[in-house]
RNA sequence: UGGAUGUGACUCUGGAGAACGCUCCGCAGGGAGCUGCCGAAGGUGCAAAGCGUGCGGCUGGGGAAACCGCGCGUCAAUCUCUCAGGCAAAAGGACAGAGUGCGAACC
Numbered sequence: 001u002g003g004a005u006g007u008g009a010c011u012c013u014g015g016a017g018a019a020c021g022c023u024c025c026g027c028a029g030g031g032a033g034c035u036g037c038c039g040a041a042g043g044u045g046c047a048a049a050g051c052g053u054g055c056g057g058c059u060g061g062g063g064a065a066a067c068c069g070c071g072c073g074u075c076a077a078u079c080u081c082u083c084a085g086g087c088a089a090a091a092g093g094a095c096a097g098a099g100u101g102c103g104a105a106c107c
Stems, first nucleotide, its partner, number of pairs: 002107002006102002009100006019035001021034005036087003042083001043081001045079001050074008
């Protein structure tokens, strides 16, 4: 210097669901309450295998390893909950694609 991988950064493109619900207060911006619903900002919870660990068994002269059993811990999502958020359009939007920037180890 370049490559590949990565990236809570930036830009562009695509991007679902669900009441333009009702009542009250206020001249208005707006505020309070009630009911129904959605899951794809954020957040909560979870399986088996694996890994770690403890105890017991097996083996063995004794112990360890391996193996077997049980317990505990750890680990995911567009799954789950609906706290937050949302339910015309706009905005937002997980995720995906492209570009730019950054960039440790590695080549």

The RNA shown here (Glycine riboswitch aptamer) has 107 nucleotides. It was read from a public genome assembly, where an Rfam model found it. The model forms 85% of the base pairs in the Rfam consensus. Its mean pLDDT, the model's own confidence on a scale to 100, is 76.